Model confidence (mean pLDDT): 81 of 100. This is a predicted structure of a 368-nucleotide part of an RNA (small-subunit ribosomal RNA, central domain) from a wastewater metagenome. RNAcentral holds the full RNA, with entries from SILVA.

[in-house]
Context: one part of a larger RNA
RNA sequence: CUAGGCGUAAAGGGCUUUUAGGUGGUUAGAUGGGUUUUUUAUAAAAUACUGAGGCUUAAUCUUUGGAAUAUUUUUUAAACUAUUUAACUGGAAUAUAUUAGAUAUAUAGAACAAUUUUAAUGUAAAGGUAGAAUUUGUUAAAAUUAAAAGGAUUGCCGUCAGGUGGAGACCCUAUAUAAUAAAAUAUUGACACUCAAGAGCUAAAGUAUGAGUUUCAAAUGGGAAUUGUUAGCCCAGUAGUUCAUACCCUGACCUAUGUGUAUCUGAUUAUAAAUUUUUUAUACUAAAAUAGUGUAAAUUUAUAUUUUUAAUCGAAGUAAACGCGUUAAAUACACCGCCUAGGAACUACAAGCGCAAGCUUGAAACUU
Numbered sequence: 001c002u003a004g005g006c007g008u009a010a011a012g013g014g015c016u017u018u019u020a021g022g023u024g025g026u027u028a029g030a031u032g033g034g035u036u037u038u039u040u041a042u043a044a045a046a047u048a049c050u051g052a053g054g055c056u057u058a059a060u061c062u063u064u065g066g067a068a069u070a071u072u073u074u075u076u077a078a079a080c081u082a083u084u085u086a087a088c089u090g091g092a093a094u095a096u097a098u099u100a101g102a103u104a105u106a107u108a109g110a111a112c113a114a115u116u117u118u119a120a121u122g123u124a125a126a127g128g129u130a131g132a133a134u135u136u137g138u139u140a141a142a143a144u145u146a147a148a149a150g151g152a153u154u155g156c157c158g159u160c161a162g163g164u165g166g167a168g169a170c171c172c173u174a175u176a177u178a179a180u181a182a183a184a185u186a187u188u189g190a191c192a193c194u195c196a197a198g199a200g201c202u203a204a205a206g207u208a209u210g211a212g213u214u215u216c217a218a219a220u221g222g223g224a225a226u227u228g229u230u231a232g233c234c235c236a237g238u239a240g241u242u243c244a245u246a247c248c249c250u251g252a253c254c255u256a257u258g259u260g261u262a263u264c265u266g267a268u269u270a271u272a273a274a275u276u277u278u279u280u281a282u283a284c285u286a287a288a289a290u291a292g293u294g295u296a297a298a299u300u301u302a303u304a305u306u307u308u309u310a311a312u313c314g315a316a317g318u319a320a321a322c323g324c325g326u327u328a329a330a331u332a333c334a335c336c337g338c339c340u341a342g343g344a345a346c347u348a349c350a351a352g353c354g355c356a357a358g359c360u361u362g363a364a365a366c367u368u
Stems, first nucleotide, its partner, number of pairs: 004339003007322002012336001014201004021194003025088007033081002035077001041071003049065001051063003091191001092188005098182003103178007110154002115149007125136002163170002206247006216240001220236004258335006266313005272307004276302001278298008317324002341368003350361004
């Protein structure tokens, strides 16, 4: 390298988009590049293979014959592939009016507790712990009542559920803008799938410049405990936590399971939508009391039917086992990423990026 693999043994990139590249739906015609068939020439000899022979045999030696394969000449076929022409609607996309949601961004507003301050009442304790002390308090605390301030957060309903988003992530209300998903109708007519490079986004912590600072709280100080403690417990408390702008680009960023398409018994539950069913109103037709059809609204009944999404259990199958099982780890295809004994090593050197912290790429000696 190949073969073989990547849920847990080494191995799926944090996510999205997209260029080159690879792969690509249905029908008919043309061409004949690939491909198939026929034929020509070449690829020294030796070696290798094959038949025969000679040295006693063997190795060795002499000689006969033929390739495979590659390039080239000629001929042929038109299934597949490719190019091209014409068309199709199932893949894909767009438009329309609906439906769904904690989707994102911006602006405006609201609610609540804790904290602090002020005033009143009130009097000697409060707080904290396993037990204490540091600490607060007669300059009137704590507790109770009322009011205010500022910043953070979004109670109950209702959250270990369900929902949305590409991932990170997202729960008070209203408005605006942008986007997503579902089924229906119409339009375009393969416009598709996957993607090295490139581009964008990416929790928390951290960095820079301003603003803000209620709470909590690395560092730090004090108290205790201990033979002793940089820790845990307690009292304080600064960065930070919040906002704006710009960086950083890491994560057990996990379903430890890459994306897309197709195929394959079932059961139960939830979710959203459509259809049928039910009721009311109304229009039309027959018609004379009801029936049928259409439209609009409402409701909830149903072991109903179909589809979307999310779960649980399990046929076949698969798997080393655990388990997975129509949302596959089953059966297949297309493309990308990655793995090859443990340590040294998420390291060294070098390069790129960064204000820095550091990040990305990523060895070897040696050793078991």